[in-house]
The RNA shown here (transfer RNA) has 75 nucleotides and comes from a Gammaproteobacteria bacterium. Taxonomically the source falls in Gammaproteobacteria (Bacteria, Pseudomonadati, Pseudomonadota). It matches the Rfam family "tRNA". By type it is a transfer RNA. The sequence is in RNAcentral, with records from ENA. Its mean pLDDT, the model's own confidence on a scale to 100, is 82.
RNA sequence: GGGCGCUUAGCUCAGCGGAAGAGCGUCGCCCUUACAAGGCGAAAGUCGUGAGUUCAACUCUCUCAGCGCCCACCA
Numbered sequence: 001g002g003g004c005g006c007u008u009a010g011c012u013c014a015g016c017g018g019a020a021g022a023g024c025g026u027c028g029c030c031c032u033u034a035c036a037a038g039g040c041g042a043a044a045g046u047c048g049u050g051a052g053u054u055c056a057a058c059u060c061u062c063u064c065a066g067c068g069c070c071c072a073c074c075a
Base pairs, nucleotide, nucleotide: 001071002070003069004068005067006066007065010024011023012022013021018055026042027041028040029039030038048064050062051061052060
């Protein structure tokens, strides 16, 4: 330098055009002498950045950034 993939809650990941969820974790309450486990509930997202297409974008297109893999080049 070229190609491909990924970027969504604190972490691991779903979601493939009608507008955001799960598990774990965190917090509160119940239960317990207490802790764990268990039950109920809650908080937490500019969906990496910026633009475009569309009535409508996490989803399609482009740009930039970060991470990973492969190839090439230089030494």